[in-house]
Context: one part of a larger RNA
RNA sequence: CUGGGCGUAAAGCGUGCGUAGGUGGUGAGUUAAGUCUGUCGUGAAAGCCCCGGGCUCAACCUGGGAAUGGCGAUGGAUACUGGCUCGCUAGAGUGCGGUAGAGGGUGGUGGAAUUCCCGGUGUAGCAGUGAAAUGCGUAGAGAUCGGGAGGAACAUCAGUUGCGAAGGCGGCCACCUGGACCAGCACUGACACUGAGGCACGAAAGCGUGGGGAGCAAACAGGAUUAGAUACCCUGGUAGUCCACGCCCUAAACGAUGCGAACUGGACGUUGGGAGCAACUAGGCUCUCAGUGUCGAAGCUAACGCGUUAAGUUCGCCGCCUGGGGAGUACGGUCGCAAGACUGAAACUC
Numbered sequence: 001c002u003g004g005g006c007g008u009a010a011a012g013c014g015u016g017c018g019u020a021g022g023u024g025g026u027g028a029g030u031u032a033a034g035u036c037u038g039u040c041g042u043g044a045a046a047g048c049c050c051c052g053g054g055c056u057c058a059a060c061c062u063g064g065g066a067a068u069g070g071c072g073a074u075g076g077a078u079a080c081u082g083g084c085u086c087g088c089u090a091g092a093g094u095g096c097g098g099u100a101g102a103g104g105g106u107g108g109u110g111g112a113a114u115u116c117c118c119g120g121u122g123u124a125g126c127a128g129u130g131a132a133a134u135g136c137g138u139a140g141a142g143a144u145c146g147g148g149a150g151g152a153a154c155a156u157c158a159g160u161u162g163c164g165a166a167g168g169c170g171g172c173c174a175c176c177u178g179g180a181c182c183a184g185c186a187c188u189g190a191c192a193c194u195g196a197g198g199c200a201c202g203a204a205a206g207c208g209u210g211g212g213g214a215g216c217a218a219a220c221a222g223g224a225u226u227a228g229a230u231a232c233c234c235u236g237g238u239a240g241u242c243c244a245c246g247c248c249c250u251a252a253a254c255g256a257u258g259c260g261a262a263c264u265g266g267a268c269g270u271u272g273g274g275a276g277c278a279a280c281u282a283g284g285c286u287c288u289c290a291g292u293g294u295c296g297a298a299g300c301u302a303a304c305g306c307g308u309u310a311a312g313u314u315c316g317c318c319g320c321c322u323g324g325g326g327a328g329u330a331c332g333g334u335c336g337c338a339a340g341a342c343u344g345a346a347a348c349u350c
Stems, first nucleotide, its partner, number of pairs: 004321003007304002012318001014201004021194003025088007033081002035077008049065006091191001092188005097182003103177007110154001115149007125136002162169002206247006215241002220236004258317006266295012299306002323350003332343004
């Protein structure tokens, strides 16, 4: 480079926005760059190949032909691709009208529970386990009643429910704010798809500065268990978990399935819209758009399974794979406060 691949065998970047690039709807005109075609020139000779000839043959020599990825000039063709011009509305988008939602941010606020503090009642236990012990308690614990403080999380509702690009999002209220869906009309007129670099977002843990600290809890201490027990169990307990700002940039970041578009039998459920029919108390039936599930025709698949939410049939663009170990290591580079992240080999070995 070509080929074959990427749900589970190696392989989809964690996710989005978007630059270059690649690709691109429909009608007409024009151009003739790509494309097709004619002619001319060139493509040295030798060699290779074909047909002859000369040395007795051959090697060798020699004549002719063919071939020569092609390149250039010129004339022509115009379906397709490209350039230019003028249109179109089926892609895409905008406005107007509605709808649902744990989408994001800020501020406020509520109740239950745990813990602690104060006070009342009250007395000998409490707690914990397989059993115990450490621990707490006569300086009055635990239990119970009243009051207070503080932090964190929001039971029921709750649902293969909804929203978000992903990470993720769940008490209530207000404000600010992003997106989606549906119906019809109007408008713009290909404005599109993808996306190397780039930029942004990115759970948890971790880091920096300052706060906060109820519960939980790495580390740590003690008690048990055990041959030992640097564990599992128990009693404690610090970082952390929470907030603000700034970093880190990883993950079984998973649907282990990149994004967009088109096409290809169905059945049943559910969420949010719309339309029609039935209907005056029933709250149903049918169709349709967008989502989310289950089962399955054809087809696909090594099988499992997938199956209009494709892993089916195709197109466009990107990313990635190429035996196991060595190794996501070394070295170099970039980034980071650090931890480390990203990029990423080879020897050797099977």